[in-house]
RNA sequence: GAUUCAUUAGCUCAGUCGGUAGAGCAUCUGACUUUUAAUCAGAGGGUCCGGGGUUCGAGCCCCCGAUGGAUCA
Numbered sequence: 001g002a003u004u005c006a007u008u009a010g011c012u013c014a015g016u017c018g019g020u021a022g023a024g025c026a027u028c029u030g031a032c033u034u035u036u037a038a039u040c041a042g043a044g045g046g047u048c049c050g051g052g053g054u055u056c057g058a059g060c061c062c063c064c065g066a067u068g069g070a071u072c073a
Stems, first nucleotide, its partner, number of pairs: 001072007010025004019056001027043005049065005
């Protein structure tokens, strides 16, 4: 220098064909328990890496950039 993959909740990751974003763990509240843990029920938490474009509508498509990984030179 070229190609390619990844970036979504505090963490690990889903998200199909473009249609109002989810799970597990963690946190908080309640139940249960002599207490802790475990278990059960519920709640909160996201401008989806940044900018622009296409579209009635973008996490998803296109372009540029950022960070990290891989391959080639």

Model confidence (mean pLDDT): 80 of 100. This is a predicted structure of a 73-nucleotide RNA (transfer RNA) from an uncultured Eubacteriales bacterium. Rfam family: tRNA.